[in-house]
RNA sequence: GCGGGUGUGGUUCAGUGGUAGAAUGCGACCUUCCCAAGGUUGAGACACGGGUUCGAUUCCCGUCAUCCGCU
Numbered sequence: 001g002c003g004g005g006u007g008u009g010g011u012u013c014a015g016u017g018g019u020a021g022a023a024u025g026c027g028a029c030c031u032u033c034c035c036a037a038g039g040u041u042g043a044g045a046c047a048c049g050g051g052u053u054c055g056a057u058u059c060c061c062g063u064c065a066u067c068c069g070c071u
Base pairs, nucleotide, nucleotide: 001070002069003068004067005066006065007064010024011023012022013021018054026042027041028040029039030038047063048062049061050060051059
């Protein structure tokens, strides 16, 4: 330099045009003599910039980060 993969709560992963979810972690409360375990509840996320579309996490283009391969 070229090609390809990945980028979603703090972390690990789903979701592939129409409301963004789970587990775990975090806060509050309940339970308990205390801890742990358990229960209820709450906050928290689509890497960035454009385009297409009535509507984009999803499709297209570019940038950035990271990983793999080729030279």

Model confidence (mean pLDDT): 82 of 100. This is a predicted structure of a 71-nucleotide RNA (transfer RNA) from a bacterium. It matches the Rfam family "tRNA". Rfam links the family to the GO term triplet codon-amino acid adaptor activity.